A computed fold for a 463-nucleotide part of an RNA from a metagenome, annotated as small-subunit ribosomal RNA, 3' major domain.
The full RNA is in RNAcentral, with records from SILVA.

Context: one part of a larger RNA
């Protein structure tokens, strides 16, 4: 100078308190650990654990057996060589890959000597998800959207350095003002950018009430402490108030300073070394990643009456669609299946929004709760659902009666509840994830404690 401190002061943050809802108990999804295993494929440990993985029956697949191939599954180069050549490719033989090889059969230029292109041999050489993230680029987490981090010149001090950036106030903010041996300036901060609130305007097609402007797209304008009152050092700021659709940063987004941690990533790409080269490269069939005494971690489903069933009813917003999204009818209890309109979509389709309302019924029970298992019978998607798919439908109906110690998320259209849709995809083990609307709360006295963070100022035998 920093770093530490179970010193001190000052100060922030759902850090705590004050609330809501939950998690730790059951059942099941998924993850990961740790066991197994011929493999259970690799990586990730505050900052991994529904993470990379926006979708493992094959493929994918790297990892296991087993069967083949060796300039190769792809790429460029030389060099020979080949005219029934290249290419298609029958019996045979195999699980295929491949092996075989009968038939069939081509293309360009050309001075008709040949050459291109293909094949064939051979050399260079390709290959590698082989190692090393402690050789590295890129790109990313976290300290954190915290308010810091520095530099020029001056100036102090033998120097390391210090000063500025430290005091006094004030803000979200090293944000602005005053002081000031300092004066300026730079990367952060805020603004400029994207959204939605609110108004005008301009165009409107396929929306709609049919010629209007809900809606959609675009341009503009509004908000800046502007006004008025008080506080204040009459500075910066606060505090109340009018005006206003908004008011003091209006909400939200993107935007991540100098660093930290030899953080993660050679398996997203790229790339030095270094191993490998008839095998650590490839192709094929089958297996496996899907195992399961057991611990963790994220979730999703209840445990009921603010509920469960029936029947009737009403209101949305993202978003997707031609290898596609599929109306309306008809067949199926149903999943489907037929059908074929209409649609390259502001037209036509998904598409029923659920919760909500009305009305009926259950009456506290392991129940008309719960729906796990588990037999049977059937539908789709694929060459293929035995390892190892998703849904229907009929039976079967487990645990569970509110979950120790502990922990976790949220401060408004926000938590909780509630459905919708999309992308990965032939199918799907989506209860994930990444948006979208409907309903729609409760609390914050306050900063004494935990966590984590800023400034100052203190001891140190630390660097």
């Nucleotide at each position: 100078u920093g770093a530490c401190g179970g010193g001190g002061g000052c100060c922030c943050g759902c850090a705590c308190a004050a609330g809501c809802a939950g998690c730790g108990g059951a059942g099941c999804g998924u993850g990961u650990g740790g066991u197994u295993u011929a493999a259970u494929u690799c990586g990730a440990u505050c900052u991994a654990c529904a993470c990379g993985a926006a979708g493992a029956a094959c493929c994918u697949u790297a990892c296991c057996c087993a069967g083949g191939u060796u300039u190769g599954a792809c790429a460029u180069g030389u060099a020979g060589g080949u005219a029934g050549u290249a290419g298609u490719g029958a019996a045979g033989c195999g699980a295929a890959a491949g092996u075989g090889g009968a038939a069939c059969g081509a293309c360009c230029c050309u001075u008709c000597g040949g050459g291109g292109a293909g094949c064939c041999u051979g050399c260079a050489c390709a290959g590698g998800u082989g190692c090393u993230g402690c050789a590295u680029g890129g790109c990313u987490g976290u300290c954190g959207u915290c308010a810091g981090c520095u530099c020029g010149u001056g100036c102090c001090g033998u120097g390391a350095g210090g000063u500025g950036u430290u005091g006094g106030g004030u803000u979200a903010a090293g944000u602005c003002c005053c002081c000031u041996a300092a004066c300026g300036a730079g990367c952060g901060c805020a603004a400029c950018c994207c959204u939605c609130g609110c108004c005008g305007u301009c165009a409107g097609u396929u929306a709609c009430a049919a010629g209007u402007g809900u809606c959609u797209g675009g341009c503009g304008g509004g908000a800046c402490u502007g006004c008025c009152g008080g506080u204040c050092u009459a500075a910066a700021a606060c505090c109340g108030g009018a005006g206003g659709a908004a008011g003091g940063u209006g909400g939200g987004g993107a935007u991540g300073a100098c660093g930290u941690c030899a953080a993660g990533u050679c398996a997203g790409c790229a790339u030095g070394g270094c191993c490998u080269u008839u095998a650590u490269a490839u192709c094929u069939g089958g297996g496996g990643c899907u195992a399961c005494a057991c611990a963790c971690a994220c979730g999703c489903u209840a445990c009921a009456a603010u509920g469960g069933c029936c029947a009737g009813u009403a209101c949305a917003a993202u978003a997707g669609g031609u290898u596609g999204c599929c109306a309306a009818c008809c067949c199926g209890c149903g999943a489907g299946g037929g059908g074929g309109a209409g649609c390259c979509a502001a037209u036509c389709c998904u598409a029923a929004a659920a919760a909500g309302c009305u009305g009926g019924u259950c009456u506290c029970a392991g129940u008309u709760c719960g729906g796990a298992u588990u037999g049977g019978a059937g539908g789709c998607u694929g060459c293929a659902a035995c390892c190892c798919g998703c849904c229907u439908c009929c039976a079967u109906g487990a645990a569970g009666u509110c979950g120790g110690a502990g922990u976790u998320g949220c401060u408004a259209g926000u938590a909780a509840a509630c459905g919708c849709a999309g992308g990965u995809c032939a199918g799907c083990u989506a209860u994930a994830c990444u948006g979208c609307g409907u309903u729609g709360a409760a609390u914050a006295c306050g900063u004494u404690c935990c966590c984590g963070g800023g400034c100052c100022u203190u001891g140190u035998a630390c660097a």